[in-house]
Molecule: transfer RNA
Organism: Candidatus Wolfebacteria bacterium
RNA sequence: GCCGAAAUAGUUCAAUGGCAGAACAUUGCUUUCGUAAAGCAGGAAUGUGGGUUCGAUUCCCGCUUUCGGCU
Numbered sequence: 001g002c003c004g005a006a007a008u009a010g011u012u013c014a015a016u017g018g019c020a021g022a023a024c025a026u027u028g029c030u031u032u033c034g035u036a037a038a039g040c041a042g043g044a045a046u047g048u049g050g051g052u053u054c055g056a057u058u059c060c061c062g063c064u065u066u067c068g069g070c071u
Base pairs, nucleotide, nucleotide: 001070002069003068004067005066006065007064010024011023012022013021018054026042027041028040029039030038047063048062049061050060051059
């Protein structure tokens, strides 16, 4: 330099164009003499700028970052 892939919650991952979910973690409550465990409830996210569309995590283009391949 060329080609490809990825970016969603604190972490690991889902979501076939129509209300963004799960697990672990975290906060509160219940339980206990207390802790742990267990149970219940809550908060928390679509890398960035545009385009298409009634509607975009999803489709298209640019940028940024990361990873892989080729030379």